[in-house]
């Protein structure tokens, strides 16, 4: 410093259902445990999801209309990067 046990001493909580917010994705909270050795922190790059708002376009007009773009939304339990951090068996 790396690296991670069928070890300890804790820890975190996926889906499914409630509920509460939100235009959605998602967030919170409750119940739950599929997982996780940084599943602690930060949305800095990439990727993924959303499209209310804007922009474009379509329907003769109309619309709470459709379709196209687009993050300023969201994910750190998607990959990298940063920062902080509990234990010590092998190698």
């Nucleotide at each position: 410093a790396c690296c991670g046990a069928u070890a300890a001493c804790g820890g975190c909580a996926a889906a499914c259902c409630c509920g509460u917010c939100g235009a959605a994705a998602g967030a919170c909270g409750g119940c739950g445990a599929c997982g996780c050795a940084a599943a602690g922190c930060u949305a800095u790059g990439g990727g993924u999801c959303u499209a209310a708002a804007u922009c474009u376009g379509c329907c003769g007009a109309a619309g709470c209309g459709c379709a196209g773009a687009c993050a300023u939304g969201a994910u750190c339990g998607c990959c990298a990067a940063g920062c902080c951090a509990c234990c010590g068996a092998a190698a």
Source information
c-di-GMP-I-GGC riboswitch aptamer from an Anaerolineales bacterium, 91 nucleotides, folded computationally. Its mean pLDDT, the model's own confidence on a scale to 100, is 88. It was read from a public genome assembly, where an Rfam model found it.